[in-house]
Context: one part of a larger RNA
RNA sequence: CUACGCCAUUUGGUGGAUAGCUAGGUUUCAAUAGCUGACGAAGGUUGUGCCAAGCUGCACAAAUUCUGGGUUAUCCGCAGGGAGGAUUCGACCCCAGAGUCACCUAAUGCGAUUCGCAGCCCGUUAAGGGCAAUCCCGAAAGGGAGAGGAACGCGGUGAAUUGAAGCAUCUUAGUAGCCGCAGGAAAAGAAAUCAAUCGAGAUUCUGUCAGUAACGGCGAGUGAAAGCAGAACAGGGUAAACCGAACACCCUGCGAAAGCAGGGAUGGAUGUGGAGUUGCAGGACUUGGGCACUUCUUAACUUUCUGAUCUGAAGUGGGCUGGAAAGCCCCACGUCAAAGUGUGAUAGUCACGUAAGAGAAGGAGAGAAAGAAGAUUCCAAGUAUCCUAAGUACUGCUCCUCGGAUAUGGAGCAGGAAUCUGCCGGUCAUUAACCGGCAACCCUAAACACUAUUGAAGUCCGAUAGCAAAGUAGUAUCGUGAGAUAAAGCUGAAAAGUAGAGCGAAAGCUCGGUGAAAAGAGCUUGAAACCAAAUGGCC
Numbered sequence: 001c002u003a004c005g006c007c008a009u010u011u012g013g014u015g016g017a018u019a020g021c022u023a024g025g026u027u028u029c030a031a032u033a034g035c036u037g038a039c040g041a042a043g044g045u046u047g048u049g050c051c052a053a054g055c056u057g058c059a060c061a062a063a064u065u066c067u068g069g070g071u072u073a074u075c076c077g078c079a080g081g082g083a084g085g086a087u088u089c090g091a092c093c094c095c096a097g098a099g100u101c102a103c104c105u106a107a108u109g110c111g112a113u114u115c116g117c118a119g120c121c122c123g124u125u126a127a128g129g130g131c132a133a134u135c136c137c138g139a140a141a142g143g144g145a146g147a148g149g150a151a152c153g154c155g156g157u158g159a160a161u162u163g164a165a166g167c168a169u170c171u172u173a174g175u176a177g178c179c180g181c182a183g184g185a186a187a188a189g190a191a192a193u194c195a196a197u198c199g200a201g202a203u204u205c206u207g208u209c210a211g212u213a214a215c216g217g218c219g220a221g222u223g224a225a226a227g228c229a230g231a232a233c234a235g236g237g238u239a240a241a242c243c244g245a246a247c248a249c250c251c252u253g254c255g256a257a258a259g260c261a262g263g264g265a266u267g268g269a270u271g272u273g274g275a276g277u278u279g280c281a282g283g284a285c286u287u288g289g290g291c292a293c294u295u296c297u298u299a300a301c302u303u304u305c306u307g308a309u310c311u312g313a314a315g316u317g318g319g320c321u322g323g324a325a326a327g328c329c330c331c332a333c334g335u336c337a338a339a340g341u342g343u344g345a346u347a348g349u350c351a352c353g354u355a356a357g358a359g360a361a362g363g364a365g366a367g368a369a370a371g372a373a374g375a376u377u378c379c380a381a382g383u384a385u386c387c388u389a390a391g392u393a394c395u396g397c398u399c400c401u402c403g404g405a406u407a408u409g410g411a412g413c414a415g416g417a418a419u420c421u422g423c424c425g426g427u428c429a430u431u432a433a434c435c436g437g438c439a440a441c442c443c444u445a446a447a448c449a450c451u452a453u454u455g456a457a458g459u460c461c462g463a464u465a466g467c468a469a470a471g472u473a474g475u476a477u478c479g480u481g482a483g484a485u486a487a488a489g490c491u492g493a494a495a496a497g498u499a500g501a502g503c504g505a506a507a508g509c510u511c512g513g514u515g516a517a518a519a520g521a522g523c524u525u526g527a528a529a530c531c532a533a534a535u536g537g538c539c
Base pairs, nucleotide, nucleotide: 005538006537007536008535009534010533011532012531013530019524020490021489024461025460026458027457028456029455030454031453032452033451034450035148036147043104044103045102046059047058048057050082051081054078055077065098066097067096068095069094070093074086075085076084109117110116111115119131120130121129122128134145135144136143137142152183153181154180155179156178157177163170167217193200194199204231205230206229207228208227214222215221235443236442237441238389242274243273246272247267248266249264250263251262252261253260254259279420281388282387283386284385285382286381287380288379289378293374294373295372296371297370298369301367302366303365304364305363306362309358310357311356315331316347317330318329319328320327332349333348340352341351342350394415395414396413397412398411399410400409422438423437424436425435426434477484478483497523500511501510502509503508
């Protein structure tokens, strides 16, 4: 002296943080809806477009066909391309209905690899159509079931980790799991209930009672009820005593239906039907009085709600800035409408809407009216006789369960009643009194659980958040399989998405053009780490 290196600054690159945004999510509330399926579902496979890989739609009539209604100028989905078409003789789109709906699938003629192979009947050969799985009910004719469904419901079966600072009773927990069944809700339900000497009056749900009573290696822990205050309210039918075929079913006709009439070779005396159904006992039965009422059906009618959709006030005034006015200054107008969104920046008066109103078909509800059925029904008195749910109530033992303690509920085994002058209960047993009730048959709306859709909202999120999913997401991908499971948002007001020229094999670069701005598609902003160059310092 040069190079390398290190440090700093600057300029770029890389990278995709941050800021802003939201198309999606999430939670709550309200309204509405709540089952589908052999008339073949849910779910798939394969097809289907002029060009067509994905999603969406659809099914050989295949991004669709027909009818009725609505709406009005564009349309041929997402999807902005090319080509070619449709439409004011009303397309597209929306609502209501009809048609078509391949193959697999409960899958059901037989089998199977989402594919294959046969039979019978109708039909002139044909084209085409129909029938045949299994189980249950039924005399037959005929009818029903099967499978699916996110959560919610009821029942059966039923753990362990865990806690007890160990562990066995206990706890976790009658939870998870598995199985069965049902509905738009399910379940429960009209006192053999509570209460306490006062009274209440089916069930369910909420608040409280109350972490109380009680249970508990009285450890850990578990844990009610009555009552009170509310939500919502609704009660009915059998068996039996008595009567004894007075009944039902099928077919035909009438009818909107309920129902009525005719016919029948069917069911039914092991009882169809009538009557009757309770506790201050009631009913049968006997006597007397009474004719008021009760139940069922819904075509048409009236009315309410829903319903594709429709009407819906007032400035596109002046000036300024700007690419653009909705901003600023000035002047007006409407309001039962100043919720919101969009429009080239921030719009009551530009657009969609909003307040307030209207509404066809179809659907849902109510009312009135009409039709139909019933005559031992209702009231009073009488109480001789008859009836009032049996292996039940209850007792013992063992086990499960419960807060239930000797006193929760249940199962098994053993024993085993009474009949209204009866029976059960009232939280240890027994007795008496008192109080409450009437078991051993059945049904029952509403109030409550959950989800979907729509709407509204949020001291919720804002792209590593919020659903796993703001894009072809339960996709791509991984795994033999059960199953596991992503990443990925943003040009601009408008594509105006860079004509043309030069260099280059291209990528690209330069000039030029568009635009307010390159924001140039690896596109808003563009942090840091990291890389490079230039300059300076160490020198």